A computed fold for a 333-nucleotide RNA from a Candidatus Saccharimonadota bacterium, annotated as Bacterial RNase P class A. The coordinates come from a structure-prediction model, not an experiment, and the mean pLDDT is 77. The sequence is in RNAcentral, with records from ENA. The source organism's lineage runs through Bacteria, Bacteria candidate phyla and Candidatus Saccharimonadota. It is recorded under the gene name rnpB. The model forms 99% of the base pairs in the Rfam consensus.

RNA sequence: GCAGUCAGCUAGACGACCGCUUGUCUUUAUUGACAAGAGGAAAGUCCGGGCAGCACAGGAUACGACAGUCGCUAACCGCGACCGGGGGCAACCCUAGGGAAAGUGCCACAGAAACAAAACCGCCGCGCAAGCGGUAAGGGUGAAAUGAGUGGGGUAAGAGCCCACAGCGUCAUAUGGUGACAUAUGGAGAAGGUAAACCCUGUCGGCUGCAAGGAGGUCAACAUUAAAGAACGAUCCGUUCGUUGGCCGAUACCCGCUUGAUCGUGCCAGCAAUGGCAUGACUAGAUAGAUGGUCGUCCUCGACAAAACCCGGCUUACAGGCUGGCUGCUACU
Numbered sequence: 001g002c003a004g005u006c007a008g009c010u011a012g013a014c015g016a017c018c019g020c021u022u023g024u025c026u027u028u029a030u031u032g033a034c035a036a037g038a039g040g041a042a043a044g045u046c047c048g049g050g051c052a053g054c055a056c057a058g059g060a061u062a063c064g065a066c067a068g069u070c071g072c073u074a075a076c077c078g079c080g081a082c083c084g085g086g087g088g089c090a091a092c093c094c095u096a097g098g099g100a101a102a103g104u105g106c107c108a109c110a111g112a113a114a115c116a117a118a119a120c121c122g123c124c125g126c127g128c129a130a131g132c133g134g135u136a137a138g139g140g141u142g143a144a145a146u147g148a149g150u151g152g153g154g155u156a157a158g159a160g161c162c163c164a165c166a167g168c169g170u171c172a173u174a175u176g177g178u179g180a181c182a183u184a185u186g187g188a189g190a191a192g193g194u195a196a197a198c199c200c201u202g203u204c205g206g207c208u209g210c211a212a213g214g215a216g217g218u219c220a221a222c223a224u225u226a227a228a229g230a231a232c233g234a235u236c237c238g239u240u241c242g243u244u245g246g247c248c249g250a251u252a253c254c255c256g257c258u259u260g261a262u263c264g265u266g267c268c269a270g271c272a273a274u275g276g277c278a279u280g281a282c283u284a285g286a287u288a289g290a291u292g293g294u295c296g297u298c299c300u301c302g303a304c305a306a307a308a309c310c311c312g313g314c315u316u317a318c319a320g321g322c323u324g325g326c327u328g329c330u331a332c333u
Base pairs, nucleotide, nucleotide: 001329002328003327004326005325006324007323008322009321010320012298013297014296015295016294017293018292020037021036022035023034024033025032039304043315044314046313047312048311049310050309051209052208053207054206058237059236060235061234063205064204065203066202067201068082069081070080071079072078083097084095085094086093087092098200099199103198104197105194106193107192115147120139121138122135123134124133125132126131149165150164151163152162153161168189170187171186172185173184174183175182176181213255214254216248217247218246219245220244221243222242229241230240231239232238262281263280264279265278266277267276268275269274299302
């Protein structure tokens, strides 16, 4: 220098004027002053948690989600590190990664046959022939064909039928590792694939969602044991509870509502995710819903998109610009 790979940052800048929302102070008065005012994804609402109500959310079944190991976390279908498998020269990337020896199902087309039943061609034996029997070595079909390769023995021809070496999964032992697992030795072994088919095993999940909820009041009738009914929102058990009707009020007026698993900086522990300590900061809170408009100067001419209870993730969208680590190749010293 070129090619690649991983990660991070930014999201026009400055000024003036006029508005909008909120807070504090102020005023007879939204009168005036001051301060603050969207994002890295505020998005999709996919997963998890907080919070709230229903019973401090109980038992069983159903249903659903998840699935290597160890760790992190409030929790997770998340994250980190590692193991196994796959790709790449490498940096690095991908992984829907429990069980097919519990059982059931399925395996298109082609093919004789798609899994315990088998002979289409070929090979061997018998037979004049038709054909019958043996054979899974070879050919052909197919995504997949009996599923252990090479050599030898063996045979009528063949075959793990037998033997040697190599391979495979599995079991046992030893060593290393917290572990997944790896390596070595030995034993017995050989009936395919599919669980993103049912299913089996293990773990987790009660339901509803801030329009949650705080939160209704009053009158009348019936009941006040039981029954019926209602609630726990799939079912059963179990537990608890008086029911029905009328009228009034309210329907973003107030609280919930933003100080929080919060953010910045430094140090420490850890490979890391993350945690601990110290110190500093306060940073939207609307309810028809604010965060905008105009002008000036400059530049590389500005993307995707905008809160609605809060937080941690995941996923998706994104113009232009900037920075760093690592890898390969080439050139020069």